[in-house]
RNA sequence: GACGAACGCUGGCGGCGUGCCUAAUGCAUGCAAGUCGCACGCACCACCUUUCGGGGUGGCGGCGUGGCGCACGGCUGAGGAGCACGUGGCUGACCUACCGGUGCGUGGGGGAUAACCGCCCGAAAGGGUGGCUAAUCCCGCAUACGACCCCACGGAAACGUGGGGGGAAAGCGCAAGCGCGCACCGCUGGGGCCGCGUCCCAUUAGGUGGUUGGUGUGGUAACGGCGCACCAAGCCGAUGAUGGGUACCGGGUCUGAGAGGACGACCCGGCAGACUGGGACUGAGACACGGCCCAGACUCCUACGGGGGGCAGCAGCAAGGAAUUUUCCCCAAUGGGCGCAAGCCUGAGGGAGCAACGCCGCGUGCCGGAUGACGGCUUUCGGGUUGUAAACGGCUUUUGGGGGGGACGAUAAUGACGGUACCCUCCGAACAAGGUCCGGCUAACUACGUGCCAGCAGCCGCGGUAAUACGUAGGGACCAAGCGUUGUCCGGACUUACUGGGCGUAAAGCGCGUGCAGGCGGAGGCGUAUGUGCCGUGUGAAAGCCCCCGGUUCAACUGGGUGGAGGGCACGGUAGACAGCGGCUCUUGAGGCUCCGAGAGGGUGGUAGAAUGCCCGGUGUAGUGGUGAAAUGCGUAGAUAUCGGGCGGAAUACCGGUGGCGAAGGCGGCCACCUGGCGGAGACCUGACGCUGAGACGCGACGGCGUGGGGAGCAAACCGGAUUAGAUACCCGGGUAGUCCACGCAGUAAACGAUGCAUACCCGGUGUUGGGCGGCCCGUAAGGGUCGCGCAGUGCCCCAGCUUACGCGAUGAGUAUGCCGCCUGGGGACUACGAGCGCAAGCUUAAAACUCAAAGGAAUUGACGGGGGCCCGCACAAGCAGCGGAGCGUGUGGUUUAAUUCGACGCAACGCGCAGAACCUUACCUUGCCUUGACAUGCAGCUGCAAGCUCCAGAAACGGAGUCGCCUUCGAGGGUGCUGCACCGGUGCUGCAUGGCUGUCGUCAGCUCGUGUCGUGAGAUGUUGGGUUAAGUCCCGCAACGAGCGCAACCCCUGGCUGGUGUUAUAUGUGUCACCAGCGACUGCCCUGGUCAACCAGGGAGGAAGGCGGGGAUGACGUCAAGUCCGCAUGGCCCGUACGGCAAGGGCGACACACACGCUACAAUGGCCGGAGCAAUGCGUUGCCACCUCGUAAGAGGGCGCGAAUCGUAAAGACCGGUCUCAGUUCAGAUUGGGGGCUGCAACUCGCCCCCAUGAAGGCGGAGUUGCUAGUAAUCGCCGGUCAGCCAUACGGCGGUGAAUCUGUACCCGGGCCUUGUACACACCGCCCGUCACGUCAUGGGAGUGGGGAAGACCUGAAGUCCGUGGGCCAACCGCAAGGGGGCAGCGGCCGAGGGUCGGCCUCGCGACUGGGACG
Repeated sequence: GACGAACGCUGGCGGCGUGCCUAAUGCAUGCAAGUCGCACGCACCACCUUUCGGGGUGGCGGCGUGGCGCACGGCUGAGGAGCACGUGGCUGACCUACCGGUGCGUGGGGGAUAACCGCCCGAAAGGGUGGCUAAUCCCGCAUACGACCCCACGGAAACGUGGGGGGAAAGCGCAAGCGCGCACCGCUGGGGCCGCGUCCCAUUAGGUGGUUGGUGUGGUAACGGCGCACCAAGCCGAUGAUGGGUACCGGGUCUGAGAGGACGACCCGGCAGACUGGGACUGAGACACGGCCCAGACUCCUACGGGGGGCAGCAGCAAGGAAUUUUCCCCAAUGGGCGCAAGCCUGAGGGAGCAACGCCGCGUGCCGGAUGACGGCUUUCGGGUUGUAAACGGCUUUUGGGGGGGACGAUAAUGACGGUACCCUCCGAACAAGGUCCGGCUAACUACGUGCCAGCAGCCGCGGUAAUACGUAGGGACCAAGCGUUGUCCGGACUUACUGGGCGUAAAGCGCGUGCAGGCGGAGGCGUAUGUGCCGUGUGAAAGCCCCCGGUUCAACUGGGUGGAGGGCACGGUAGACAGCGGCUCUUGAGGCUCCGAGAGGGUGGUAGAAUGCCCGGUGUAGUGGUGAAAUGCGUAGAUAUCGGGCGGAAUACCGGUGGCGAAGGCGGCCACCUGGCGGAGACCUGACGCUGAGACGCGACGGCGUGGGGAGCAAACCGGAUUAGAUACCCGGGUAGUCCACGCAGUAAACGAUGCAUACCCGGUGUUGGGCGGCCCGUAAGGGUCGCGCAGUGCCCCAGCUUACGCGAUGAGUAUGCCGCCUGGGGACUACGAGCGCAAGCUUAAAACUCAAAGGAAUUGACGGGGGCCCGCACAAGCAGCGGAGCGUGUGGUUUAAUUCGACGCAACGCGCAGAACCUUACCUUGCCUUGACAUGCAGCUGCAAGCUCCAGAAACGGAGUCGCCUUCGAGGGUGCUGCACCGGUGCUGCAUGGCUGUCGUCAGCUCGUGUCGUGAGAUGUUGGGUUAAGUCCCGCAACGAGCGCAACCCCUGGCUGGUGUUAUAUGUGUCACCAGCGACUGCCCUGGUCAACCAGGGAGGAAGGCGGGGAUGACGUCAAGUCCGCAUGGCCCGUACGGCAAGGGCGACACACACGCUACAAUGGCCGGAGCAAUGCGUUGCCACCUCGUAAGAGGGCGCGAAUCGUAAAGACCGGUCUCAGUUCAGAUUGGGGGCUGCAACUCGCCCCCAUGAAGGCGGAGUUGCUAGUAAUCGCCGGUCAGCCAUACGGCGGUGAAUCUGUACCCGGGCCUUGUACACACCGCCCGUCACGUCAUGGGAGUGGGGAAGACCUGAAGUCCGUGGGCCAACCGCAAGGGGGCAGCGGCCGAGGGUCGGCCUCGCGACUGGGACG
């Protein structure tokens, strides 16, 4: 796009079309084929006549005879794969009623019968019998050209000529006229034959007995094996016979640019069918839809004896189905039958009805109308949108309704349609809009609801709390009396490729050869005209299609055209290139010949040495063997080792190659014999003999099978030993088939170059193998070396070209030609079934159901690897001190609880948020209270009133009373309080809606951009490479050249110096010290080495400092949906007498446990006592506190100084002296008792400190694990923040004392760069395979079982044609008759539908059980 459609929602009008696609299922009822009286009889009516059982005339159309029609028209598509159809021919092998033309004829006789009448049978349908009768009924006779038959002649035959034989007729009408017979011609219609075309399956490969042909005969309108007898043995088939499946065919229709594909409704042509099967009759024509006979199924009637029926005609009914109409009107028109005609008949046809089923046309209004109304929806609350839309004003009247007129179709009469179309007039915006869609494809977006639910979905895919994808709404998009959905076909799809594809790796080259058929084929003449081109003629029906003109107001629809197109087919002519065919010639393709040559080419028979093993003997002794390490095994009965001898089988080291040969598989010692192929040189011979190759035939690794041998080594299976969670494996010890030989089978492979064969053409470079030719050198020669040219092979690199890329590139995957094979999404499936082959194993050929939205190729960027290379880091190693064990502190999990508020969860949560939980904090719990609120802003109204202080009640909040009380212009204002409305408030949820901030990789050296270049592209290059660095630091190189964020530097602290300043410090002063400013270091200088660069190493000078001096701050692009809504901010959601607010008390401090971070220890490098000394950063007026007094002490009292370089806080370890002596201790200090001190409203839950007493675990810590590379670790104390106090052993700083080890990178962890593989890309915490379990589905096998189909053999055999028969019967002719001829019935025979029996074949369904498969 299309449709004979159906379904959902909706539906105003008209025109034109279309309307059982299914059950060729069954049908009630009515109608669809009759007509003619000018063929005839009878009956009937009227009239006339009448001798009456009468006759005549006219009429009528009942019954019948006769004629014509009923073979047309109408319906259907079952069957049929065929001369059925289409197209073109042939018919001298034929027919043709009616019609036209021509010629001739129509003389004279005879016979019967229906109707009718009588009788009889039957329920009926019908029938029997006797009798009467007519004709255009039937039959002789006469005549008859021609045709037909026979004979003769001619001729090959067809046929021609002559003779003979036999054969016709009908009448009717008043008339015009209509008829009848014969013959011929024509027309029309048909029969038959032929060429070509005409679906799928080869998992249908052989078929055939009247089969193929001949002779003869029968039959027919006619040819023919159409039928029959005899004879011969043929005929068809890979160019697809036979069989199976499916199907009416064509004109055309739909689609498509076309080629093509699909289809075959309506209309037209043909065919076929008429309940199923068979058969004939009549006839011009039938094997006959509304005829006959028979059989069968079904159905109806019946008196049970017997009969009737055939809608695939028009309506209509039932059924089936998703689904398809009125039991309408008319013969007015067109056409048909009959008739002289009038006319009759006509469900053909013309019309109307039903159905949006389709196409076409029309309408549902038009113009104006903005404060842009109301309402709806939305909003950032301003607005936006619906929207000129509505209202409202004006206008029009198609459709509709009322009224009136009124056709064409028919040139006179006749109109079903139809009072229709059309016209006029009136009324009144009046009666008339929906459907689908809005994530992308694809045109159209928001809100709410929902929360992987409900649902959507054509594909991709949406939905798990902000969904443009679900549902609803608003808005929008697209079509519109329709809109969607489903189904089907074509297109898109060059996705079956003729036009117009492919096969190295995506699907696809047969494992290889030989070769029949087939396809294709070298050079030069000649001929021919089969293909081919052109011209002409015929055909290619009409309709349809295209063009032009016309008719319906337009269109759909339709009329006309002496318009067009039309592949094709036939005939005639012409051309002669190309192809074919037939001659002739040629040598370059191909083959042969001669000579030379290389080779693991094949086969057979011999033969050789090394090695393994075994056997015998000798020497010899304890192991050997094997592995990662072992063990099994072998060995004291003597192994292994070693020497000598022997046996046996298999394989052939070195040469050996990147080499050679072969078609492939494949081929390896040497010798002989037999044998295939190949290369070179010569140009002597043949003269296209060629290429390819479906089938076919042969060869065909390993493994396997059969028979018989052989068996050393090796070695499936198998047995042991190890390994392991296991180890039916990898490793080890054994070991049988097998491996070997002969003969036979098998026939596969990653049989690979994943690349079929042949030929020609198309740049180069460099090896190598074999011939040949040539140059040079050595050699007397044989021969050797080297270089070049050409040929044949075999490798590598590469131009053009090709390729998706990778790559290929004269050995093509380039450019062409010829031929073969093969492919057409993945899975199912290298499968099932069938078939062929095989001894088997199995091989070859090879589907479908079902299922998926992919499966693949090449390349790219990452990530990853128990891949590689290079390199870093306290990463390991080396070392020091710890942790993990104890007690305690703190944090966390868990548990508990009214609550134990919340967050943080590997590194990167756990002394974290918390730099201070007794109240407060506080977010939690219990209880008591408040509701414009503890807090903000605004509005309205009211209010001389708050705070503070005192008192009362209360746990307090809150409440009550009193006191006090600022300004003032006494109005009010500010402020306060109360009431009410907007609102406040929330540590309630979402860190996966966010901002900000932070952690981490990681202070790692990386991350990018512009331009250019390369690539189809992703992308690459730069950024890789060679060096170098702490560093993408720098240098060199380079299709790159530059640049940015990072690195470094700039900043701060510290170490040296200089200058300045001088509150303080120092007893004064240089100086020290403090602060400020500056200088100083840059591999700058020298030597050596590394490659001249960058740079590195070693050494040196100078210097306080030397190779980034030490430390800090500083954190690229990004990653982890990392952390935080409880710091703050913030979208959305939620609560709103509570999830807000106030208060008291409790809790955050619980405790069987578990983990993390710490502190203190376990002691002698120590504890305790005494003595004497030495810091720095800081901090201090609600503070630090000297000094003095009191107290054992914590501390208290008093109080100097200091807002601090001024005063204060204020050192410890170490050192010196003494003591303790290895002990749970003079270690360790938990726990507990008692007594005190301090802070604070308050130390019960739940603070710190002091003294006395108590004195627990703990004797250096399992697996494992942490920190640290120098002023570092370790160890010692000091200070600060928070803070009333403090649970600080924490955190942040400060100084004192002050080590050990590493100049190594294999390993663990993390990281950087390059490279490689990848089936990974939420990226290895990835991906993914198989069994098992469960569910669903389709399918194979299956004992069997049920159905369908076509054949075969035999039996039976209706109707009926034909043949036979002649005993029954019979009008015409012959005969006087008898009888004859002829016919009918009967009987018999052949054939024969159907039925039966039997065995097989094909196919479909079901099937316990079973096999695999797909999906979840």
Small-subunit ribosomal RNA from an uncultured bacterium, 1416 nucleotides, folded computationally. The coordinates come from a structure-prediction model, not an experiment, and the mean pLDDT is 85. The RNAcentral record of the sequence draws on ENA and SILVA. Rfam family: Bacterial small subunit ribosomal RNA.